[in-house]
RNA sequence: GCGUCUGUAGCUCAGCUUGGAUAGAGCAACAGCCUUCUACUCUUAGGAGAAGAGAGCUGUGGGUCGAGGGUUCAAAUCCCUUCAGACGCG
Repeated sequence: GCGUCUGUAGCUCAGCUUGGAUAGAGCAACAGCCUUCUACUCUUAGGAGAAGAGAGCUGUGGGUCGAGGGUUCAAAUCCCUUCAGACGCG
C1' cells in the first nucleotide's frame, strides 16, 4: 500500500441478509417490596429495636447504533468518504 471482518447502553451481545411499529436482551447501577442473617442498642430478662449484608420479585435511569455526507416518505440496516481495532496479502 491492497483486501476482509468488527465498531449498537457502564460491560458482553442480538437486530443488518429482505429499510418500516417507541432500538432490544443478559449482566452491572439505582429505587421499592418481601424474606433471612447480623455488628450494635434497649430491656420489665419474656423479649424489642436496628445501621448493614445475602436470596427473591417489581420498577427506573442510561444510546446521537464509531464520525461525516448521500439516497429515500422513512436508514442501526443501502451507497460514498473517513476514524479505530483485528486478520490476511504484498
The RNA shown here (transfer RNA) has 90 nucleotides and comes from an archaeon. Rfam family: tRNA. Rfam classes the family as a transfer RNA. The sequence was found in a public genome assembly.